This is a predicted structure of a 100-nucleotide RNA (SAM riboswitch aptamer (S box leader)) from a Spirochaetota bacterium. It was read from a public genome assembly, where an Rfam model found it. Taxonomically the source falls in Spirochaetota (Bacteria, Pseudomonadati).
RNA sequence: GUCUUAUCAAGAGUGGUGUAGGGAACUGGCCCGCAAAAACCACGGCAACCUUCUGAUGAAAAGGUGCUAAAUCCAGCGGAAUUUUUCCGGAAGAUGAGAC
Numbered sequence: 001g002u003c004u005u006a007u008c009a010a011g012a013g014u015g016g017u018g019u020a021g022g023g024a025a026c027u028g029g030c031c032c033g034c035a036a037a038a039a040c041c042a043c044g045g046c047a048a049c050c051u052u053c054u055g056a057u058g059a060a061a062a063g064g065u066g067c068u069a070a071a072u073c074c075a076g077c078g079g080a081a082u083u084u085u086u087c088c089g090g091a092a093g094a095u096g097a098g099a100c
Stems, first nucleotide, its partner, number of pairs: 001100008013043005021032003026076004044068003049064002051060003072092001077089005
């Protein structure tokens, strides 16, 4: 990187470095950010996919990942309804596990 599969409205921040952008990409919205965002580092924390224990239910959190503003921030494509709107599904994406 490709394929398969599960999950994605819960949860969890301080300090240092850093510098003007950031919220995956594009478009439109809406937010965050010089009261210092993003990124990186340190230390915390959350969660429970792998893992460990158990006959199972279930429990745990040592280890491997992951995550730590807002639903994956929302919409874009298709469908339904009680059609200024709401709901369902898809696409794309993210993460885990397995295979190649």